[in-house]
Context: one part of a larger RNA
RNA sequence: CGCAUAUGGUGGAUGCCUAGGCGGUAGGAGGCGACGAAGGGCGUAGUAGCCUGCGAAAAGCCACGGGGAGCCGGCAAACAGGCAUUGAUCCGUGGAUACCCGAAUGGGGAAACCCAGCCACCGUGAGGUGGUUAUCCGACACUGAAUCCAUAGGUGACGGAAGCGAACCCGGAGAACUGAAACAUCUAAGUACCCGGAGGAAAAGAGAUCAACCGACAUUCCCUCAGUAGCGGCGAGCGAACGGGGAGGAGCCCAAAAGCGACAUUGGUUUUAGUGGAACGGACUGGAAAGUCCGGCCAUAGCGGGUGAUAGCCCCGUACACGAAAGGGCCAGCGUCGUGAAAGUGAGUAAGGCGGGACACGUGUUAUCCUGUCUGAAGAUGGGGGGACCAUCCUCCAAGGCUAAAUACUACCUACCGACCGAUAGUGAACCAGUACCGUGAGGGAAAGGCGAAAAGAACCCCGGUGAGGGGAGUGAAAUAGAACCUGAAACCGUAUGCGU
Numbered sequence: 001c002g003c004a005u006a007u008g009g010u011g012g013a014u015g016c017c018u019a020g021g022c023g024g025u026a027g028g029a030g031g032c033g034a035c036g037a038a039g040g041g042c043g044u045a046g047u048a049g050c051c052u053g054c055g056a057a058a059a060g061c062c063a064c065g066g067g068g069a070g071c072c073g074g075c076a077a078a079c080a081g082g083c084a085u086u087g088a089u090c091c092g093u094g095g096a097u098a099c100c101c102g103a104a105u106g107g108g109g110a111a112a113c114c115c116a117g118c119c120a121c122c123g124u125g126a127g128g129u130g131g132u133u134a135u136c137c138g139a140c141a142c143u144g145a146a147u148c149c150a151u152a153g154g155u156g157a158c159g160g161a162a163g164c165g166a167a168c169c170c171g172g173a174g175a176a177c178u179g180a181a182a183c184a185u186c187u188a189a190g191u192a193c194c195c196g197g198a199g200g201a202a203a204a205g206a207g208a209u210c211a212a213c214c215g216a217c218a219u220u221c222c223c224u225c226a227g228u229a230g231c232g233g234c235g236a237g238c239g240a241a242c243g244g245g246g247a248g249g250a251g252c253c254c255a256a257a258a259g260c261g262a263c264a265u266u267g268g269u270u271u272u273a274g275u276g277g278a279a280c281g282g283a284c285u286g287g288a289a290a291g292u293c294c295g296g297c298c299a300u301a302g303c304g305g306g307u308g309a310u311a312g313c314c315c316c317g318u319a320c321a322c323g324a325a326a327g328g329g330c331c332a333g334c335g336u337c338g339u340g341a342a343a344g345u346g347a348g349u350a351a352g353g354c355g356g357g358a359c360a361c362g363u364g365u366u367a368u369c370c371u372g373u374c375u376g377a378a379g380a381u382g383g384g385g386g387g388a389c390c391a392u393c394c395u396c397c398a399a400g401g402c403u404a405a406a407u408a409c410u411a412c413c414u415a416c417c418g419a420c421c422g423a424u425a426g427u428g429a430a431c432c433a434g435u436a437c438c439g440u441g442a443g444g445g446a447a448a449g450g451c452g453a454a455a456a457g458a459a460c461c462c463c464g465g466u467g468a469g470g471g472g473a474g475u476g477a478a479a480u481a482g483a484a485c486c487u488g489a490a491a492c493c494g495u496a497u498g499c500g501u
Stems, first nucleotide, its partner, number of pairs: 001500009015486001016450002020421002022418007029410002031164002039101003042055003046079001049075003061095006070083003106115003116133007135161004140156004168199001169197004179186001183233001209216002220247005230238002251402003254346001259339005265333008274322003280295005296313002298302001304316003351375008361387001382397005437444002457485001460472004
């Protein structure tokens, strides 16, 4: 040095576990904000830090309701001091307070800071306390130029807006990679991204629609028609409608309204705390019984979780039955108020030319719809459409408006589910994570779970540097469970013995 066996160190795989995730189902809710939001800064406890809560009235204040014995949040013990059956802590509802920044709104500003005006009150005074002062829009009043009336302008009180938010929705604007095996029309795609706006849904919607000589009867969504008819460098690809079957169903107005909303009240229902809630003992093994054996019981409850191993009957619960002083939601009835509500049956419209766009349809034989530009009717004895165009026929009435449901989505709340994951998995994040750290910045972005049933977390002694670490002792079922703590694989490094060289 190698091999073998044994036994250790190191290491943290594996097994088991779950506090966290992932996906879904049902119901709710679908907004918050100048009454100052979302999100922050800084404070706040007797004691340093962080998290949580709260706001100079600061882990809290008041009232009402629930509840019933302990409590003064967590990491996190101890000390100190308190509170509580005259009902605390805790839970729910309503209220009070709510520093500074932030739409941030008195002015400024390098966010959490600086500096003001006016009014009221207090103070001898310096000063203090409270309130108010942004902008835009609307409507009102007063005032009021050039310029007589007027208008512009000015001033004031009143009402509204703003900003944030996951997806869904409507509108405006709008790529490229890519595909076409290159590439330009085309595609990707009206997608991504950006902007505006709204609602719990939005949008659409009551025929100038389809159909085919029979008829249907608003809109929306699903299945089908159908990868059909078509479109297409007829390439790649794009891709209907009629008709049929379903979900849902609702019609109205511009002469009166249909309806919608707010408030008050009555009744019902639901939600925001909760309450009651059946039935078991013995023996054995064991550290521990829920295991095994024996004998019982309950069940509208044998979902689930916990308890020293596997518990219907030990605990929390579960089935079931109850419960609200106060607040919220929904439904119905009655009442009041508001809105609908300014319009007058739709003219610079329909239609046409040119140029674009939308229609499955790329200008094509291209109807239909929208309109930048130029033109420009008829007036129900009229007008539009039926895929060039014309006639006949059929059908409808544009250029005003409203409209629930069926449909889309889930940041959020409640309950439940899973041939979903189980710590290199599952969210990036099971742990104080969008943290540490990196970057000027936009932005990027980790690692890190497990003693034990219970801390019973090792008194005391010894070695040692008043160490680190270890040896005894003690606890424990176990300490090779000792905090670098469940299990403890491999690589890697030792020790002992044997063999070989």

This is a predicted structure of a 501-nucleotide part of an RNA (large-subunit ribosomal RNA, domain I) from a hot springs metagenome. It matches the Rfam family "Bacterial large subunit ribosomal RNA". Rfam links the family to the GO terms ribosome and structural constituent of ribosome. Its mean pLDDT, the model's own confidence on a scale to 100, is 86.